A computed fold for a 99-nucleotide RNA from uncultured Simplicispira sp., annotated as Glycine riboswitch aptamer.
The model forms 89% of the base pairs in the Rfam consensus.
Model confidence (mean pLDDT): 82 of 100.
[in-house]
RNA sequence: UUGCUGGAGAGAGGCGGCCGCAGCAGCGGCCACCCACCGAAGGAGCAACCCCCGCGCUGUGCAGCGCCGGGCGAAUCUCUCAGGUAAAGCGGACAGCAG
Numbered sequence: 001u002u003g004c005u006g007g008a009g010a011g012a013g014g015c016g017g018c019c020g021c022a023g024c025a026g027c028g029g030c031c032a033c034c035c036a037c038c039g040a041a042g043g044a045g046c047a048a049c050c051c052c053c054g055c056g057c058u059g060u061g062c063a064g065c066g067c068c069g070g071g072c073g074a075a076u077c078u079c080u081c082a083g084g085u086a087a088a089g090c091g092g093a094c095a096g097c098a099g
Stems, first nucleotide, its partner, number of pairs: 001099006011035001013034002016031006036085003042081001043079003050071003054067006
């Protein structure tokens, strides 16, 4: 990286508009807004280690130690921008098998 397989979580929320099936009632789909939620597309944040500057201390004189600031720096952690929240479908980190 390709194929196959497995793969969780969270409102069948409120309101409005449009379209379709319809005689009404009703049903389904789409869009937008509001509230409540989820974390496993993507995205974002950072711990130690290590590195750099400055200051201080020690000594074998350029090394060690300490402090401050900065850099690098991971995730299934955190955030919830994006995405998602009946079933189905799509997506899905990750895992298994085969190439």